[in-house]
Context: one part of a larger RNA
RNA sequence: CUGGGCGUAAAGCGUGUGUAGGUGGUUACUCAAGUCGGUUGUGAAAUCCCCGGGCUCAACCUGGGAAUUGCUUCCGAGACUGAGUGACUAGAGUACGGUAGAGGGCGGUGGAAUUUCCGGUGUAGCGGUGAAAUGCGUAGAUAUCGGAAGGAACACCAAUGGCGAAGGCAGCCGCCUGGGCCUGUACUGACACUGAGACACGAAAGCGUGGGGAUCAAACAGGAUUAGAUACCCUGGUAGUCCACGCCGUAAACGAUGGGUACUUGACGUCGGCAUGCUCUGCGUGUCGGUGUCGUAGCUAACGCGAUAAGUACCCCGCCUGGGGAGUACGGCCGCAAGGUUGAAACUC
Numbered sequence: 001c002u003g004g005g006c007g008u009a010a011a012g013c014g015u016g017u018g019u020a021g022g023u024g025g026u027u028a029c030u031c032a033a034g035u036c037g038g039u040u041g042u043g044a045a046a047u048c049c050c051c052g053g054g055c056u057c058a059a060c061c062u063g064g065g066a067a068u069u070g071c072u073u074c075c076g077a078g079a080c081u082g083a084g085u086g087a088c089u090a091g092a093g094u095a096c097g098g099u100a101g102a103g104g105g106c107g108g109u110g111g112a113a114u115u116u117c118c119g120g121u122g123u124a125g126c127g128g129u130g131a132a133a134u135g136c137g138u139a140g141a142u143a144u145c146g147g148a149a150g151g152a153a154c155a156c157c158a159a160u161g162g163c164g165a166a167g168g169c170a171g172c173c174g175c176c177u178g179g180g181c182c183u184g185u186a187c188u189g190a191c192a193c194u195g196a197g198a199c200a201c202g203a204a205a206g207c208g209u210g211g212g213g214a215u216c217a218a219a220c221a222g223g224a225u226u227a228g229a230u231a232c233c234c235u236g237g238u239a240g241u242c243c244a245c246g247c248c249g250u251a252a253a254c255g256a257u258g259g260g261u262a263c264u265u266g267a268c269g270u271c272g273g274c275a276u277g278c279u280c281u282g283c284g285u286g287u288c289g290g291u292g293u294c295g296u297a298g299c300u301a302a303c304g305c306g307a308u309a310a311g312u313a314c315c316c317c318g319c320c321u322g323g324g325g326a327g328u329a330c331g332g333c334c335g336c337a338a339g340g341u342u343g344a345a346a347c348u349c
Stems, first nucleotide, its partner, number of pairs: 003321004007303002012317001014201004021194003025088007033081002035077004041071002049065006091191001092188005097182003103177007110154001115149007125136002162169002206247006216240001220236004258316006266294013298305002322349003331342004
């Protein structure tokens, strides 16, 4: 010496459930597979190494030894790993009792607003922009009042807030349903962690069939701007945006930070629970679980991170190995398609 890494330089799978595998708490006894000591056989010779000898020396030749780190026989050791048996409760889980929440699915329902239609009042403009024009309007618009229809989204509350594995989730009510947190007892007795494959979920856009269609709006048309304007601005406007069912499977799917466990000065907020004190609509203290800001040691190339670590360690998985070519080609698998996934090389710097 026997790789180094993955927040921003290349690198954490978008997220979960879980198979094989890897890893695994305390304790007693047994076994002796791993492990350790000795031993048997073997490990050809030459070479290499050590001590000698022979050519005047050396190269070279030569005698002996060592080494050959391996495999194997038998004897022994029994700490550690493993295997078996028994026991335990600190990990994990179950029950009982509380508790917060936009967690999910289905059904119902409310008001504001936009648009359209009908009716009243009313008259010449409205709209739009940097300025305009296209557009709408004397067949009566815009404005305003009353009524109706329909679709979509839920102002204030609202937060640096909450819930969820992630994607994500927000008017109100009901039904069905998942998970979390807290307190104290009882119970199970290591049942745990991770997880190649696999399976499930997975924004938006897009696709299929059927509905729906208010708003907004790719494409498209027109008006402007401009040298041009296949744009930015304006007037319209179709897919789509919404619903049901079925596909797609991607994203700056981001904390650009995989999961688990343990340990390591603090301060200040905030959410949920429990305990406790007081001068009890409340305030304080302690504690468990979230979510933030600052910061000690330490870490870092720096920025920064800092008990929600990027600190100190262990276990398991994924991934990286110069730029371009290229997430391309070919092939496989998946998809109705769009395409997705796996994923090179020549060449070049």
RNAcentral holds the full RNA, with entries from ENA and SILVA. Small-subunit ribosomal RNA, central domain from a Gammaproteobacteria bacterium, 349 nucleotides, folded computationally. Its mean pLDDT, the model's own confidence on a scale to 100, is 91. Taxonomically the source falls in Gammaproteobacteria (Bacteria, Pseudomonadati, Pseudomonadota).